[in-house]
RNA sequence: GGCCCCGUGGCUUAGUCUGGUAGAGUGCCCGACUGAUAAUCGGGUGGUCCCGUGUUCAAAUCACGGCGGGGCCA
Numbered sequence: 001g002g003c004c005c006c007g008u009g010g011c012u013u014a015g016u017c018u019g020g021u022a023g024a025g026u027g028c029c030c031g032a033c034u035g036a037u038a039a040u041c042g043g044g045u046g047g048u049c050c051c052g053u054g055u056u057c058a059a060a061u062c063a064c065g066g067c068g069g070g071g072c073c074a
Stems, first nucleotide, its partner, number of pairs: 001073007010026004020057001027045006050066005
């Protein structure tokens, strides 16, 4: 230098193909249970969907340009 893949709560990730309310597990906080922990159960909390522009009534999702990470080739 060329090509390919990935980027979504603190962490791990679904959703993207086929545009239409952003979900789950875990963590954290409160409570129940216990003599007290753990486990279990109930409730709560938290996301500029990497950034920008465009297309569209509507973009995490499509297009283009960047940034970051990984892989292959040279």
Transfer RNA from an archaeon, 74 nucleotides, folded computationally. It matches the Rfam family "tRNA". The family's RNA type in Rfam is transfer RNA.